[in-house]
Molecule: SAM riboswitch aptamer (S box leader)
Organism: Salimicrobium halophilum
RNA sequence: CUCUUAUCAAGAGCGGCUGAGGGAAUAGGCCCUGUGAAGCCCGGCAACCUUCAAACAUCGGUUUGAAAAGGUGCCAAGUCCUACAGAUCUUAAAGAGAUCUGAGAGAUAAGAG
Repeated sequence: CUCUUAUCAAGAGCGGCUGAGGGAAUAGGCCCUGUGAAGCCCGGCAACCUUCAAACAUCGGUUUGAAAAGGUGCCAAGUCCUACAGAUCUUAAAGAGAUCUGAGAGAUAAGAG
């Protein structure tokens, strides 16, 4: 980098250093930020991998519960929102808007190449 599977509405700091940007990319919007962005350290959250227990099993495993030492991850806003398609509603209609569903794109984990 590509593919597969799962998840993405919950949760997490009034700490220290530092000092201007940040919210994945493109476009449009909307936000956060010197009352301190990003980054680093500490702290925390969660429970994918992991460990333990129980039940079930077609004996490959599955489900439920617990734990948090280890490998990751995460700690503004739904993945901040929209972009493509469909349905419903508003509008006389074009168009536009709202809601929902799906796709796409993306993120994370585990596995494969």